[in-house]
């Protein structure tokens, strides 16, 4: 000290969470010792049993018990009884003295309870301590015991007798009162000295010669009473509260002051600086946290208060309203003989109960200490110590050194072998703390009674020295002996966080403080192994504090994140300008007094160390007195203009309010004119109009708003304000510096103003128009568009009081660079330029800010007040209170719930946003699909199987470029398991190899003739057989992968390094301008340069050359033939290979800075990329493929593997996709003729030649091929049909065939014969092409035994039509805009309903709780009154009378729980409905308000721009 979480990704506000520290804890899992300290936090509940305050005989009668003497009986004694208070003592009992201390708890109490600091001239004080005085004399009563007697008991009652340091009377007192003289003091009441005179009030002995006590009076010291100043939780959704209240005279009472009480009199007292009233608490030292400030707490120790079952009284006493005392009243427990009576653990143990929890019915008075005593002592659950518990700090152990074959044995891995456990272990060697024997043994003790000895003012005095008692304890501590022997464990390991792997598991189980794991490779579940962290602990939960500058005094904020009040005026309060004096409250400084102690913190000592104690110091930040200082700040006087305001003069305004007055327009009436539509929309219709609309003309009426001027103008505080004019009343600037003399500034409450809707009443009533009503869009349209069309909209007058009421920026007041307009003055004036002041704009310096931005009209920089703000939703809601006629407004929560919700600003995607530009994208054009029948794919269905994959574009004649068996993966069913193939080792047999024959669907068994390799004689090649290591899977996972492919897209783009700019994401470059097919290139430029991609380099093609000519070629020469380069020859052509040229806006014109660009330009075979091809950037769709190959994992192993036969892959009510052929006459059909390319041919391609009506069959020959050979067709000629389901069209079928192959049933092709089907140009909708291009003709070729080829890949014939042109669709590319979208619009997202949980408000009531007020009652008791009874008498008994705990009625008010229905409101993977917001969200949204609607919403006004 910070980190983790909002996003694709960045700053920033903003919460929520972690790491620390800490405790009287508790829970889980472990557990060896000791020290110290701590131990009902809940039920102030209830309490068995012990124990906890007695004591003194030196106060007294006295003597039940005991001990002793004595006497006496009985006995030999020992006893044993009886009598004696004669001694030691002592039960009860009188009497003192303590019991008011000690000890518990924390309930009430928000108070003078408690801290602190004063006061008492308003008090008291028992035992202590000084000082003075004094103690004479009388008298009296009664317990005890004895008798007698009630009761069950508690516990009484009558009789008699008697002591005292008990009671009482007299005397005397220095005291107290009154009267009085005289003196001193003092803050105010007032105090104090010395004197005289009246009145009043003491006393006790006892032990013993010395001392203890008593009295009375003063004084100290202690404890106390009272009383003030100041501090002392929460709640304003408690604002008014008080009747003894507040004061006063008198008086009563008290230890004292006081309405403490009472009588009379006055009518006062508190409050916002928060009274009352609620709720909640014991307060302080202190104690945790914190850097501190300051938050929290208040258990242990110490102070202080208050209690003692609840409540309520008093006696006694120095003290008390009394924890272990009294009386009453209640409630509860118990005893009882039913008449009555006992009793209070918040003391110490203990018990039950509550609880998550909290200890022994222990020992001792050794020791502090207290109580009584003269002492000895006694008595103490005060203490001291011991026991329980890891409950907390401390502290020590569980071993130390050495030891690598790095062993086994887990675990992991790339696995002949690494790695990790791990020097751990083992083993060897030491040591003994702790443990466990065994011996020893503490301090804690000072002293007392007594002695010795000194000392003096002589005393049971003082000092100093001996001098008995230990509960803890045989404990702590010492010494000795044995032995590593007796002793580790818990969390955790995705990130924050310090620590990794492997198996299981499969969104299950489970985890989780918080982000978030887990749906088949999970470092996050669980387990193992391993590591990390602590460590006799370690972890969870619970709270505080911190971190949180997240409540901000130290130290936040309000323009858009949560936040400035709609707005002025003013009242308290705060806060206030300049000189002087003058005071000294605040400040400041010196000095004094207090701030216990413990605590804490320094620095020392004591326990072996530390914890823990002990001293000493600082320290306790406060509070009181006092001296003295005056700068500030305050009070008080007296001045001052500067702030403020006044006067005077000027000037400006859509400034308010009243009255008046004017023109367009709309409409309406009414008469004219005039005819059929007018109106309105995107296009319609509804709706007006022949009863005459509209449209025009004219008079006329109404009501409401004022057009240009108008602006980025002006005025107001804000709302707000616009035609013209009059009257009022108000403001602002400016000049002048006459006036006043801080009159100022801010403003909680309060008072006033406030648009629109709204609301009352009256009035108006044209427009516009919520709502409503049709019309229309529409899937629907409670809307948008239309056509009516009431409320409203205007006036008055009252109310209402809100809005995006905005500048989303409080008010004032000062300071802090420039530049450019505008309005309003003064100066100056030339119309130019220029100073001031006030206002309004723009851009910008520093600054400030999270940017965006603001930026002298702040959001800088400073000062004052005042307002508001502290996550998101729940909510501006509910509940209460105020306002209001009602809408409804102000104030203004909480439960519960989320890990986010925001602001800005960046990159992208996307938009029914915008600008620019492609692309057979669309237009234009030509042909075709969608209809038919075939073919072929593909869904579906079927099936024992119909094997499997491909699924928008980018699957569907597609993997498959050949399914009859083979293929084949599938399905029956029949075998095999070292396997159908292959390689190693071992061992056995055999040469391999195999005519044949049997069984059998085969596979395959099962028989068998023949055959006899090589060899160094160990063998060895090869085959079987048996074991064995290695097999096999087209089984799953394309979402675990490589590879290889489809698409976007042949689109023109993706990117780097440096510098630069930004807090950063990021930008820039790549953006502009112009160009291009094209980030092609020029030009400009905080950017300059590179890379991948365009291009070009490569191939085919088209021109020429050149070099080579056999199988090509034949011009020219020659043979030659029906004919033919046939043949000899030839190197011209053609044509075939190679190699080369050849085009680049080069040339000219125009345009252009320039690159380019335009030309029916020139040339040239070809032009501005000649045509095709090959050739695919960073990516993108978890596209496609485990079934071509490869691979990781997972799966089977006599089967999921392999062989074999036979079936399926050809199914078939149905849909689609790709195609063939058609439907005709630009045709069919008959004959007849002409021209390619580019390939392929040996298990093969055939020529020719027979045969067959053909397929194709028998012959036969060339040719491994520029030679042989397969080999065109449309065309073109001639004929023919005559628009017809045809001489179109060929589909099904039925007959014969013909080749292929072991084999054509299932399921080949192809001829021939015959039959001749649907189909007459194909809805919507939709495909493909820009030239050798579409259409159309045919040819080859791959697979291939044949072929289901109509497919696919390739050759040439033959050869169009069209483009205006980019609005529109559908794809792309650049820039630019908005975003709530980033899975990125196939995106986000609202509301109703419907389910299930949850907390909540309202409710007819029910049911408590506190508290307060009326009345009625009223104990105990003090006080007053009385007192005929009793006493001699003081005085009491008794009775009444005030006051009251308590009960009892009762109205109300305040809280609480709980309640049928009820209202919204949270939350929940895959419910309905619709489409409100986010791109111009398809009707901009968005506040207010009002209506209206399943719902999200719409409409209308009026306002904001976010």
């Nucleotide at each position: 000290a910070g980190a983790g979480u909002u996003u694709g990704a960045u700053c920033c506000u903003g919460g929520c969470u972690c790491a620390g520290g800490a405790u009287g804890a508790a829970c889980g899992c472990u557990a060896g010792c000791g020290g110290c300290a701590g131990g009902c936090u809940u039920a102030a509940c209830a309490c068995a049993u012990g124990c906890a305050a007695g004591u003194c005989g030196a106060g007294g009668g006295g003597c039940a018990g005991c001990g002793g003497g004595g006497a006496g009986u009985a006995g030999c004694a020992a006893u044993a009884c009886u009598c004696u208070g004669c001694c030691g003592g002592c039960g009860a009992c009188c009497g003192g003295c303590g019991g008011a201390a000690g000890g518990g708890u924390g309930c009430g109490u928000a108070a003078c309870g408690c801290g602190u600091g004063a006061g008492c001239g308003a008090c008291a004080u028992g035992c202590c301590c000084g000082u003075g005085a004094c103690c004479g004399g009388g008298g009296g009563a009664u317990a005890a015991c004895c008798g007698a007697u009630g009761g069950a008991a508690a516990c009484g009652u009558c009789g008699c007798c008697u002591a005292a340091c008990c009671c009482c009377c007299c005397a005397u007192a220095u005291a107290u009162c009154g009267u009085u003289g005289u003196c001193c003091c003092g803050c105010a009441u007032g105090g104090g000295g010395c004197g005289a005179u009246g009145a009043u009030g003491a006393a006790a002995a006892c032990c013993u010669u010395g001392g203890u006590g008593g009295u009375c009076a003063c004084g100290g010291a202690u404890u106390g009473g009272c009383u003030c100043g100041c501090g002392u939780c929460c709640g304003a959704u408690u604002a008014g509260c008080u009747a003894g209240a507040c004061g006063g005279c008198g008086g009563g009472g008290u230890a004292a002051c006081g309405g403490c009480c009472c009588a009379c009199c006055g009518u006062g007292g508190c409050g916002a600086c928060g009274a009352u009233c609620g709720g909640u608490a014991g307060g302080g030292g202190u104690u945790c946290u914190g850097a501190g400030a300051g938050g929290a707490a208040g258990g242990u120790c110490c102070c202080c208060c208050a209690c003692a079952a609840u409540g309520g009284a008093a006696c006694u006493g120095a003290g008390a309203c009394a924890c272990g005392g009294u009386c009453c009243a209640u409630a509860c427990u118990c005893c009882u003989a039913c008449g009555g009576g006992a009793g209070g653990c918040a003391g110490c143990a203990g018990u039950g109960a509550g609880g998550a929890a909290u200890a022994u019915u222990g020992g001792u008075c050794a020791a502090u200490g207290g109580g009584c005593g003269g002492a000895a002592g006694c008595c103490u659950g005060a203490a001291c110590c011991a026991g329980c518990c890891a409950u907390g700090c401390c502290g020590c152990g569980u071993g130390c050194g050495g030891g690598a074959a790095g062993u086994a044995g887990g675990c992991c891995c790339u696995a002949u072998g690494g790695g990790c456990u791990g020097u751990g272990a083992a083993c060897c060697g030491c040591u003994u703390u702790u443990g466990g024997g065994a011996g020893g043994g503490a301090g804690c003790a000072a002293u007392a009674a007594g002695g010795g000895c000194g000392u003096c003012g002589u005393g049971c005095a003082c000092g100093u020295c001996c001098g008995a008692c230990g509960a803890g304890a045989g404990u702590a501590c010492c010494u000795u002996c044995c032995g590593a022997a007796u002793a580790a464990g818990c969390a955790u390991c995705g990130g924050c966080u310090a620590a990794c792997u492997c198996c299981g598991u499969g969104c299950c189980a489970g985890c989780a403080g918080c982000c978030g794991c887990g749906g088949u490779a999970a470092u996050a579940c669980g387990g193992g192994g391993g590591a990390u962290g602590c460590g006799a602990g370690c972890g969870u939960u619970a709270u505080c504090c911190g971190g949180a500058u997240u409540c901000a005094u130290u130290g936040g904020g309000u323009u858009u994140a949560a936040a400035g009040g709609g707005c002025g005026c003013g009242u308290a309060g705060g806060c206030u300008g300049u000189g002087c004096g003058u005071u000294a409250a605040g400040u400041c400084a010196g000095g004094g007094g207090u701030g216990a102690a413990a605590u804490u913190c320094c620095g020392g000592g004591g326990c072996u160390c530390a914890a823990c104690u002990c001293c000493g110091g600082g320290g306790c930040u406060g509070c009181c007195c006092u001296u003295g200082a005056u700068a500030c700040u305050g009070g008080c006087g007296u001045g001052c203009u500067g702030g403020a305001g006044u006067g005077c003069g000027g000037a400006u305004g859509c400034c308010g309010c009243c009255g008046g007055a004017g023109g367009a327009a709309u409409g309406a009436g009414u008469g004219g004119u005039g005819u059929a539509g007018c109106g309105g929309u995107g296009a319609a219709a509804u709706g007006c109009a022949u009863a005459g609309a509209u449209a025009u003309c004219a008079c006329u009426c109404a009501g409401a708003a004022c057009a240009c001027c108008g602006a980025u103008u002006g005025c107001g505080a804000a709302g707000g304000c616009a035609u013209c004019u009059g009257g009022c009343g108000a403001a602002u600037c400016c000049g002048c510096u006459a006036c006043u003399g801080a009159c100022g500034c801010u403003g909680a409450g309060g008072c006033g103003c406030g648009a629109a809707a709204g609301c009352g009443u009256g009035g108006g009533g044209a427009u516009a128009g919520a709502a409503c009503a049709g019309g229309a869009u529409u899937a629907g349209a409670u809307a948008c568009c239309c056509u009516g069309g009431u409320a409203u909209u205007c006036c008055a007058c009252g109310c209402c009081g809100u809005a995006a009421a905005c500048g989303a920026u409080g008010a004032u007041g000062g300071c802090u660079a420039a530049c450019c307009g505008c309005c309003g003055g003064c100066g100056a004036u030339a119309c130019a330029g220029u100073g001031u002041c006030g206002g309004u704009g723009g851009c910008c310096a520093a600054g400030c800010g999270a940017a965006a931005g603001c930026g002298a009209u702040a959001a800088g920089c400073c000062a004052u007040c005042c307002a508001c703000c502290u996550g998101g939703g729940g909510a501006g809601u509910a509940c209460g209170g105020c306002c209001g006629c009602a809408a409804g407004g102000c104030u203004g929560a909480a439960a519960c719930u989320c890990a986010a919700a925001g602001g800005a600003a960046u990159u992208g995607a996307c938009g029914g946003g915008g600008g620019c530009c492609c692309g057979c994208a669309c237009a234009a054009g030509c042909g075709g699909a969608g209809g038919a029948a075939c073919a072929u794919g593909u869904g579906g269905u079927u099936u024992a199987a119909u094997u499997c994959g491909a699924u928008g574009a980018u699957a569907c004649g597609c993997g498959a470029g050949g399914a009859a068996c083979c293929u084949u993966a599938c399905c029956c069913g029949g075998g095999c398991u070292c396997g159908a193939a292959c390689g190693g080792c071992a061992g056995g047999c055999g040469a391999a190899c195999g005519a044949u024959g049997c069984a059998g669907a085969g596979a395959u068994g099962c028989a068998a003739a023949g055959g006899u390799c090589c060899u160094u004689c160990g063998g060895g090649a090869c085959g079987c057989c048996u074991g064995u290591c290695g097999a096999g899977g087209u089984g799953c996972u394309g979402c675990a992968u490589g590879g290889u492919u489809g698409u976007c897209g042949u689109c023109a783009g993706c990117u780097c390094g440096u510098g630069c700019c930004g807090u950063g994401a990021g930008g820039u470059g790549u953006c502009g301008g112009c160009u291009u097919a094209a980030g092609u290139g020029c030009c400009a430029u905080a950017a300059c340069g590179a890379g991948c991609g365009c291009a070009a380099c490569c191939c085919c093609u088209g021109c020429c050359c050149g070099c080579a000519g056999u199988u090509g070629c034949c011009a020219g020469c020659g043979c030659g033939u029906c004919a033919a380069g046939g043949c000899g020859g030839g190197g011209a052509c053609u044509c075939u290979g190679c190699g080369g040229g050849g085009a680049c806006u080069g040339c000219c014109a125009c345009c252009g800075c320039a690159a380019g660009g335009u030309g029916c330009g020139a040339g040239g075979a070809a032009g501005g990329c000649g045509g095709g091809g090959a050739u695919g950037a960073c990516g993108u769709c978890a596209a496609a493929u485990c079934a071509g190959c490869a691979c990781g994992g997972c799966c089977c192993u006599u089967a999921c593997g392999u062989c074999c036969g036979g079936g399926g892959c050809g199914a078939c009510a149905c849909a689609c996709g790709u195609g063939u052929u058609a439907c005709a006459a630009u045709g069919g059909c008959g004959g007849g003729u002409a021209c390619a390319g580019a390939g392929g041919g040996a298990a093969g391609c055939u020529a020719c030649c027979u045969g067959g009506u053909g397929a194709c069959a028998g012959g036969a020959u060339g040719c491994g091929g520029a030679u042989c050979u397969c080999g065109a067709a449309a065309g073109c000629c001639c004929g023919u049909c005559c628009c017809a389901g045809u001489u179109c069209g060929g589909a099904c079928u039925g007959g014969a065939g013909u080749c292929u192959g072991c084999a054509a049933c299932u399921c080949g092709a192809c001829u021939c014969c015959a039959c001749g089907a649907a189909g007459u140009u194909g809805g919507a909708u939709u495909c493909g092409c820009u030239a050798g291009u579409a259409a159309u003709c045919g040819c080859g070729c791959a697979u291939c035994a044949g072929c289901c080829a109509u497919g696919g890949c390739g050759c040439g014939g033959u050869g169009a039509a069209u483009a205006c042109g980019u609005u529109c669709c559908c794809g792309g590319g650049c820039c630019u805009u908005g975003u709530a979208c980033a899975c990125a619009c196939c995106g986000c997202c609202c509301g109703u309903c419907a389910a299930g949980c949850c907390a909540u408000g309202g409710g007819a009531g029910c049911c408590g709780c506190g508290g307060g007020c009326g009345c009625c009652u009223g104990a105990a008791g003090u006080c007053c009154g009385u007192g005929a009874c009793c006493g001699g008498a003081a005085g009491g008994a008794g009775c009444g009378g005030c006051c009251u705990a308590g009960g009892g009625c009762g109205a109300a008010a305040g809280u609480g729980g709980u309640g049928a229905c009820u209202g919204g409101g949270g939350c929940u993977a895959a419910g309905u409905c619709g489409u409100a917001a986010c791109a111009a969200g398809g009707u901009a949204g968005c506040c207010g308000u009002a209506c209206c609607g399943g719902a999200a919403g719409g409409u209308g006004u009026g306002g904001c721009u976010g």